RNA sequence: AACUGUCUUCAGGGCGGGGUGAGAUUCCCCACUGGCGGUACAGUCCGCGAACCAUGUUGCACAUGGCCGACCCGGUGAAACUCCGGGACCAACGGUAUAGUCCGGAUGGAAGAAGAUGUGU
Repeated sequence: AACUGUCUUCAGGGCGGGGUGAGAUUCCCCACUGGCGGUACAGUCCGCGAACCAUGUUGCACAUGGCCGACCCGGUGAAACUCCGGGACCAACGGUAUAGUCCGGAUGGAAGAAGAUGUGU
């Protein structure tokens, strides 16, 4: 230094103003936010996590399977759907006046990041 075992910590942001209304942070107008790894710096590329559904199970955990949103134009450059300029678009489930932004499952889980320690080569 590489591979690998165990453990610890960390690991998601955003409704401010106006309008209508009996009632809306949910509707309408403006506003605001962007998990992780890869790659020329990415919410929209590739891959993953979460959420949701089904099956196994009394149930939980877990496993397997399914599902899983959305971008173009111009410029620079060796290289950018990632940068710069412009204009768009997307965002689980339950609750509630219809919610990406409120409340809830969640003091949860997790992609992964950092660290500690050990074994063998």